This is a predicted structure of a 71-nucleotide RNA (transfer RNA) from Virgibacillus necropolis. RNAcentral records the identical sequence in 2 taxa. The coordinates come from a structure-prediction model, not an experiment, and the mean pLDDT is 84. The sequence is in RNAcentral, with records from ENA and Rfam. Rfam family: tRNA. Its family is annotated with triplet codon-amino acid adaptor activity in the Gene Ontology. By type it is a transfer RNA.
[in-house]
RNA sequence: GGGGCCAUGGUAUAAUGGGAUUACACUUGAAUGGCAUUCAAGUAAUCGGGGUUCAAUUCCCCGUGGCUCCA
Repeated sequence: GGGGCCAUGGUAUAAUGGGAUUACACUUGAAUGGCAUUCAAGUAAUCGGGGUUCAAUUCCCCGUGGCUCCA
């Protein structure tokens, strides 16, 4: 210098154009004398910009960052 893949709550992840999922963690409540544990409820996320579309996590372009291959 060139090619490919990836970027989603605090962490790890799902979602092939139409309501953003689940687990752990966190907060509140209940059970216990208390802790642990279990149960119920709740808060919290799509890397940035632009484009296509009635509608974008998803498709296209640029940028940033990470991994990898070639030179």